[in-house]
RNA sequence: GCCCCGGUAGCUCAGCGGAUUAGAGCAAGACGGUUCUAACGUCAAGGUCGGGGGUUCGAUUCCCUCCCGGGGCG
Numbered sequence: 001g002c003c004c005c006g007g008u009a010g011c012u013c014a015g016c017g018g019a020u021u022a023g024a025g026c027a028a029g030a031c032g033g034u035u036c037u038a039a040c041g042u043c044a045a046g047g048u049c050g051g052g053g054g055u056u057c058g059a060u061u062c063c064c065u066c067c068c069g070g071g072g073c074g
Base pairs, nucleotide, nucleotide: 001073002072003071004070005069006068007067010026011025012024013023029043030042031041032040050066051065052064053063054062
């Protein structure tokens, strides 16, 4: 330098044939629970969907470009 895969919540990941209102588990928090803890239950919160631009009535999803991580080739 070229090619491929990935980047979504604090962490691990789903979703990505364009329109549900962006989700799950874990962690952390509140409450219940208990003599007190724990287990367990309930609830709430947590997101510039890597950055920018474009297409579109509408983009996490499609296109371009850049950044970061991994792998392959030379």
Model confidence (mean pLDDT): 82 of 100. The RNA shown here (transfer RNA) has 74 nucleotides and comes from a Candidatus Berkelbacteria bacterium. Rfam family: tRNA. The family's RNA type in Rfam is transfer RNA.